[in-house]
RNA sequence: GGGUCAGAAGCUCAAACGGAUGAGUACCGGCCCUUUAAGCCGGGAGUUGAGAGUUCGAAUCUCUCCUGGCCCA
Numbered sequence: 001g002g003g004u005c006a007g008a009a010g011c012u013c014a015a016a017c018g019g020a021u022g023a024g025u026a027c028c029g030g031c032c033c034u035u036u037a038a039g040c041c042g043g044g045a046g047u048u049g050a051g052a053g054u055u056c057g058a059a060u061c062u063c064u065c066c067u068g069g070c071c072c073a
Stems, first nucleotide, its partner, number of pairs: 001072007010025004019056001027043005049065005
């Protein structure tokens, strides 16, 4: 340099064909317990890597760029 895959809560990942975001875990609060842990209940947390385009509507489609993995040179 070329090809290919991936980037979303702190972390690991869901979200068939485009209808507007969710789970586990962690964190915070409460209940329980002599206390911790475990268990139960609740809560916050996201400009979905950046910008532009298409569309009534984009995490999803298109283009450019950024970061990382793999392959080729």